[in-house]
RNA sequence: GCGUGGAUGGUCUAAUGGUUAUGAUUUUUCGCUUCCAACGAAACGAUCCGGGUUCGAUUCCCGGUCCUCGCA
Numbered sequence: 001g002c003g004u005g006g007a008u009g010g011u012c013u014a015a016u017g018g019u020u021a022u023g024a025u026u027u028u029u030c031g032c033u034u035c036c037a038a039c040g041a042a043a044c045g046a047u048c049c050g051g052g053u054u055c056g057a058u059u060c061c062c063g064g065u066c067c068u069c070g071c072a
Stems, first nucleotide, its partner, number of pairs: 001071003005067003010025003018055001027043005048064005
């Protein structure tokens, strides 16, 4: 340099065009308990960046950045 796959809460992860973006874990609060742990309930927290297509984009298209793998 060329090609392939990928980027979603603090961490891991689902979502194949339909609007409250899924679940787990962490954290906080409450309940239970004499206290702790465990368990139950609730809350907080995310789509890498820019543009395009579309009534509507995490999803499709183009470019950029970064990471993995392959070729040279």
Predicted 3D model of a 72-nucleotide RNA (transfer RNA) from a Nanobdellota archaeon.
The RNAcentral record of the sequence draws on ENA.
The prediction has a mean pLDDT of 81.
It matches the Rfam family "tRNA". It is annotated as a transfer RNA.
The source organism's lineage runs through Archaea, Nanobdellati and Nanobdellota.